[in-house]
RNA sequence: GUAGGAAGGCGGAUGGCCGCUGCGGCGCAAGCCGUAGAGGAAAGUCCAGACAGCACAGAGCAGGGUGCCCGGCGCAAGCCGGGGUCGGGUGACCGACGGUUAGAGCCACAGAGACCAAGGCCGGCACGUCGCGGGGCAACCGGCGGCGUGCUCCGGAGUGAAAAGGGCAAUCCCCCCCGCUGCAACCCGAAGCAUGGCCGAUGACGCUGCUCGCCGAGGCCAGGGUACGGGGCAGCCGCCGCGAGGCGGCCGGUCGCUGGUGCGACCGAGACAGAUGGCCAUCACGAACAGAAUCUGGCUUACGACCUUCCUGCGACC
RNA sequence: GCCCCCAUCGUCUAGGGGCCUAGGACGCAGCCCUUUCAAGGCUAAAACCGGGGUUCGAAUCCCCGUGGGGGCA
Numbered sequence: 001g002u003a004g005g006a007a008g009g010c011g012g013a014u015g016g017c018c019g020c021u022g023c024g025g026c027g028c029a030a031g032c033c034g035u036a037g038a039g040g041a042a043a044g045u046c047c048a049g050a051c052a053g054c055a056c057a058g059a060g061c062a063g064g065g066u067g068c069c070c071g072g073c074g075c076a077a078g079c080c081g082g083g084g085u086c087g088g089g090u091g092a093c094c095g096a097c098g099g100u101u102a103g104a105g106c107c108a109c110a111g112a113g114a115c116c117a118a119g120g121c122c123g124g125c126a127c128g129u130c131g132c133g134g135g136g137c138a139a140c141c142g143g144c145g146g147c148g149u150g151c152u153c154c155g156g157a158g159u160g161a162a163a164a165g166g167g168c169a170a171u172c173c174c175c176c177c178c179g180c181u182g183c184a185a186c187c188c189g190a191a192g193c194a195u196g197g198c199c200g201a202u203g204a205c206g207c208u209g210c211u212c213g214c215c216g217a218g219g220c221c222a223g224g225g226u227a228c229g230g231g232g233c234a235g236c237c238g239c240c241g242c243g244a245g246g247c248g249g250c251c252g253g254u255c256g257c258u259g260g261u262g263c264g265a266c267c268g269a270g271a272c273a274g275a276u277g278g279c280c281a282u283c284a285c286g287a288a289c290a291g292a293a294u295c296u297g298g299c300u301u302a303c304g305a306c307c308u309u310c311c312u313g314c315g316a317c318c
Numbered sequence: 319g320c321c322c323c324c325a326u327c328g329u330c331u332a333g334g335g336g337c338c339u340a341g342g343a344c345g346c347a348g349c350c351c352u353u354u355c356a357a358g359g360c361u362a363a364a365a366c367c368g369g370g371g372u373u374c375g376a377a378u379c380c381c382c383g384u385g386g387g388g389g390c391a
Base pairs, nucleotide, nucleotide: 001314002313003312004311005310006309007308008307009306010304012283013282014281015280016279017278018277020037021036022035023034024033025032026031039289043300044299046298047297048296049295050294051182052181053180054179063178064177065176067175068083069082070081071080072079073078084097085096086095087094088093098174099173103172104171105168106167107166115165121156122155123154124151125150126149127148128147129146130145131144132143134141135140186231187230188229189228195222196221197220198219199218206214207213235250236249237248238247239246240245251268252267253266254265255264256263257262319390320389321388322387323386324385325384328344329343330342331341336374347361348360349359350358367383368382369381370380371379
C1' cells in the first nucleotide's frame, strides 16, 4: 500500500429565517409571546416481562418454546467469561451444538446385503469326486489342478453418503419450561335508541318541602354494544418561575470505571387523522437506513467513500 | 397498532424428504381433420418468491428477508 477479521464509538454542532404539534400566559377574536418535542435500530413482531380482562382443586391431551460443559449476571428471555467437539477459512477469525444401551419410523438409486441380519464374488478351511505326475519292494505316503457340497462370521475386492460400526431427533419421541387473550386489552362518564317493568282520568307528573287548591295525560325505573368524552399514558420530592417549564436531589433504566462501599456519563417525548420539518451560512465532510403510538429487557434484520484500537494474509521498501 | 395465514407453468391447482428431469385442467403455439370455422385428435413450450442452514439428498424441514391476504373497534 492493498484485501480482510475482531471489539467499540458516532449517526452532526452553532447561528439566522420560514413552518408543524402539545402545553402555558395574554387577548372578545384573529392571533402574539413563551416553552417542550424520534431512533440505534423507533423496523420485523421473533422471544420474555410488566399491566389488563377472562379462566383456574388437581392432573392429562393438544400446541408452543429452550438445549454441549463449567462459572457469573438476570424475575424471565437472554447476555458475559473460560473450555470442548464438529464444520468453514491460507490466516486473523467465524458458524453449529441435549438424548439414537426408553421406544417407534426412515435410509431413494446402486449393491449379495441398509440394520434384533442374510450371505453373492475372490481368497481360506473341511469333505466327496475326477485327472496329473512324484516317493516307496510293498502296505501306503504326501503334492498339484478341475468340479461339486458345506463352513466362513478370518482376510480382500465391489456398491454406496453410510456395510454390521451406524446415520437422521431443523422425523415422531424422551428429559426441562409455558393457563388463554392482548392497550382495537381494559376501566369510567353524561345523553340517547331498541326493549322490559311499574304508576296513572278512582287524576299520575307539575305549581310545591307539607295540607288545601289549580291544571289535565303522560310520568318514573332498568337498559348491552358501537360512536363521543375521559382514564389506562409515562416516576417522586424540593427550589425558582404568573404558568408551560427549568434546575437540583431521590428513584428506575442503559453503559463505563473501581479490589470494594461506590463514582461518573446519558436517558425518563406522549399524539388520537395522528407534531417532531425545510432553506441559508460557518466549522473537519457531499449522510445512509429509517421515523414513536401501552411500556420495559433482549434477539434479528436494514444502514454510512464516518471514526478509534488491536490482529491476519499478500506485495514493496528499510 | 395488535394477532394470524399464504406464496408451485400465463391462470386454477396436485405433490408434505429420494420413484420430481415437478403431474393435471384451462389457456397459448404448431400439425392433422374440414370447402372454411368451431368441436375433436396428436405434439411442443411453460413454474417450485429470494438468501442461508439441516441432511448423502430440500418444492417439501428450520431460520432470515420480500410480497400478498385475513381477523380484532
Background:
Two RNAs folded together computationally: RNase P RNA and transfer RNA, 391 nucleotides in total. The coordinates come from a structure-prediction model, not an experiment, and the mean pLDDT is 78. Rfam match: Bacterial RNase P class A. Its family is annotated with dimeric ribonuclease P complex, ribonuclease P activity and tRNA processing in the Gene Ontology.